[in-house]
Record summary: RNAcentral holds the sequence, with entries from ENA. Transfer RNA from an Anaerolineae bacterium, 73 nucleotides, folded computationally. Its mean pLDDT, the model's own confidence on a scale to 100, is 82. Rfam family: tRNA. The family's RNA type in Rfam is transfer RNA.

RNA sequence: GCGCUCAUAGCUCAGUGGAUAGAGCAACGGUCUUCGGAACCGCAGGUCGGGGGUUCGAGUCCCUCUGGGCGCG
Numbered sequence: 001g002c003g004c005u006c007a008u009a010g011c012u013c014a015g016u017g018g019a020u021a022g023a024g025c026a027a028c029g030g031u032c033u034u035c036g037g038a039a040c041c042g043c044a045g046g047u048c049g050g051g052g053g054u055u056c057g058a059g060u061c062c063c064u065c066u067g068g069g070c071g072c073g
C1' cells in the first nucleotide's frame, strides 16, 4: 500500500429496512440472613465510533473518516 472483518449499556454480545433498540453479567434498591454470600423480586443505564447519502422509514443499505483484528505484498 491492497483486501476482508469488527465498532450497539460499565463488560460480553443479540438485533433479516418497520412497535418505545434487547439479553446475560456487573452496579443500585428490596425480600431473606446475626452479618455477608447465594437465591428471588425490582430499578437505573444507549440517542448504536464521527460525518454524509439512499429511503415514507436506517443500528441494519451505500460513501468517507477514525480505531481494533486477520490476511497479502
Base pairs, nucleotide, nucleotide: 001072002071003070004069005068006067007066010025011024012023013022018056028042029041030040031039049065050064051063052062053061